[in-house]
Predicted 3D model of a 471-nucleotide part of an RNA (small-subunit ribosomal RNA, 5' domain) from Rosa agrestis. The coordinates come from a structure-prediction model, not an experiment, and the mean pLDDT is 80. Rfam family: Bacterial small subunit ribosomal RNA. Its family is annotated with ribosome and structural constituent of ribosome in the Gene Ontology. Lineage of the source: Eukaryota > Spermatophyta > Mesangiospermae > Rosales > Rosa.
Context: one part of a larger RNA
RNA sequence: GAAGGAACGCUAGCUAUAUGCUUAACACAUGCAAGUCGAACGUUGUUUUCGGGCGCGCUUGUCUCACCUUGAGAACAAAGUGGCGAACGGGUGCGUAACGCGUGGGAAUCUGCCGAACAGUUCGGGCCCAAAUCCUGAAGAAAGCUAAAAAGCGCUGUUUGAUGAGCCUGCGUAGUAUUACGGUAGUUGGUUAGGUAAAGGCUGACCAAGCCAAUGAUGCUUAGCUGGUCUUUUCGGAUGAUCAGCCACACUGGGACUGAGACACGGCCCGGACUCCCACGGGGGGCAGCAGUGGGGAAUCUUGGACAAUGGGCGAAAGCCCGAUCCAGCAAUAUCGCGUGAGUGAAGAAGGGCAAUGCCGCUUGUAAAGCUCUUUCAUCGAGUGCGCGAUCAUGACAGGACUCGAGGAAGAAGCCCCGGCUAACUCCGUGCCAGCAGCCGCGGUAAGACGGGGGGGGGCAAGUGUUCUUC
Numbered sequence: 001g002a003a004g005g006a007a008c009g010c011u012a013g014c015u016a017u018a019u020g021c022u023u024a025a026c027a028c029a030u031g032c033a034a035g036u037c038g039a040a041c042g043u044u045g046u047u048u049u050c051g052g053g054c055g056c057g058c059u060u061g062u063c064u065c066a067c068c069u070u071g072a073g074a075a076c077a078a079a080g081u082g083g084c085g086a087a088c089g090g091g092u093g094c095g096u097a098a099c100g101c102g103u104g105g106g107a108a109u110c111u112g113c114c115g116a117a118c119a120g121u122u123c124g125g126g127c128c129c130a131a132a133u134c135c136u137g138a139a140g141a142a143a144g145c146u147a148a149a150a151a152g153c154g155c156u157g158u159u160u161g162a163u164g165a166g167c168c169u170g171c172g173u174a175g176u177a178u179u180a181c182g183g184u185a186g187u188u189g190g191u192u193a194g195g196u197a198a199a200g201g202c203u204g205a206c207c208a209a210g211c212c213a214a215u216g217a218u219g220c221u222u223a224g225c226u227g228g229u230c231u232u233u234u235c236g237g238a239u240g241a242u243c244a245g246c247c248a249c250a251c252u253g254g255g256a257c258u259g260a261g262a263c264a265c266g267g268c269c270c271g272g273a274c275u276c277c278c279a280c281g282g283g284g285g286g287c288a289g290c291a292g293u294g295g296g297g298a299a300u301c302u303u304g305g306a307c308a309a310u311g312g313g314c315g316a317a318a319g320c321c322c323g324a325u326c327c328a329g330c331a332a333u334a335u336c337g338c339g340u341g342a343g344u345g346a347a348g349a350a351g352g353g354c355a356a357u358g359c360c361g362c363u364u365g366u367a368a369a370g371c372u373c374u375u376u377c378a379u380c381g382a383g384u385g386c387g388c389g390a391u392c393a394u395g396a397c398a399g400g401a402c403u404c405g406a407g408g409a410a411g412a413a414g415c416c417c418c419g420g421c422u423a424a425c426u427c428c429g430u431g432c433c434a435g436c437a438g439c440c441g442c443g444g445u446a447a448g449a450c451g452g453g454g455g456g457g458g459g460c461a462a463g464u465g466u467u468c469u470u471c
Stems, first nucleotide, its partner, number of pairs: 001471004006467005013338002016335003019331002021296001026294003030291003035084003040081002043078008051069003055065001057063001058061001091249003100173007109165002114161008122138005144153003174221003182212003187209008224246004228239004251272005274285004302328001304327003310324001311322004341373004351364004377411001379406005386400001389397001414460005419440003425455003428451002435442002
């Protein structure tokens, strides 16, 4: 000098764009964050239309009212069976020095939804009362739905594409030898068997005694990795917030189930710690999702709006859901931009400071006042409808942007420094005291170095200075 996810002191007008728990992977009140499908399926309830039955009334009617319906529909609601999704999206960096990551290869694999092709899609039984695209049997498969038809959407099997995933491997990827007569027994290899979607000590039995290591094994410490970011003329050095890719984790430890996919953040089971309810028999919970609370800390925001857009799930669709996302709020945290007025104005005014009584000077200083203007931004009022942000429609943002008008210089400047390094000097006070200080150093009676003192000046400017960290 540059930079920061910064903090602190003093100060503070506005817009835009970014960013915002780096510490306790500490504990969490409350609300929300994953549903959807009636064009898979019955059940129950309510309302209602049309039939049917019965009764009352008198206006005798294609009437009105009340009640009951093994009847036919319609709408709504509830819980449920079933399907798909919930393995995505979102968070965090505990662990991990590893095929974890980066990059380049490989063969022994699977792949729901999506695309292409071929073949098929019958009949019984069952469920809590019931039905089904549910379960089960015939049979080594299958399922039907949209009133019917056409047509379409499905379902089953086989092959294949695409996408995604699992696996192996070359090279690269911290510190430490004050960790080396070292480490390793499923250990290294083989045979055989099992297991997996798949190669393989992945696992078991048997056999052999191997395997790694000074080109650093093993141990210990530290750490998510990368694209990138900061700095630098380059080489390098440091770093891994935001955004993007991969990995790991979801109170702590273990386990499997379902499924195309999990050993599953808002699923299940078991053990543990913590916490809540209890009728003491027993139950419930998991914010490292979004807000928010306590705590820790120098330190980091709203218990906001909307699904309008981009996307995701379900659905034939209308649509529903989405703290993903898009927006708004808070914070000078960073960066860019704008403003705090412009022109004129010498009586060189008053006041202040300094210097002097031989002087009426120098400086603050065109600065102010005065005169002539302007109205950015802010404030207030009104309007247009700006926009391939949205395409026929649909706008949370939006009291937005934009345009016009009003009034008045009006509402808007500070912080640090002035001995040298280093741009900028004098007076007073103090008297090795009080104090300053990044280094040299200053202060003991004329201190350009101290003083929230006076005046003047220099630097940067809505900031400025200090501290910390990196180059």